[in-house]
RNA sequence: GACUCUGUGGUUCAAUGGCAGAACGCCGGACUGUCGAUCCGGGGACAUGGGUUCGAUUCCCGUCAGAGCCG
Repeated sequence: GACUCUGUGGUUCAAUGGCAGAACGCCGGACUGUCGAUCCGGGGACAUGGGUUCGAUUCCCGUCAGAGCCG
């Protein structure tokens, strides 16, 4: 340098173009002699800039970051 793939809470992953969810973790409470486990509740995310669309996490283009492969 060419090609391909990936980018979503703190982490690992979902989500037919139509309300962004789950598990673990975090915070508060209940329970317990204490911790843990269990139960109840809470906060927190679509890499970025455009385009298409009534509507974009999703489709298209660019940029950025990471991975793979070829040279």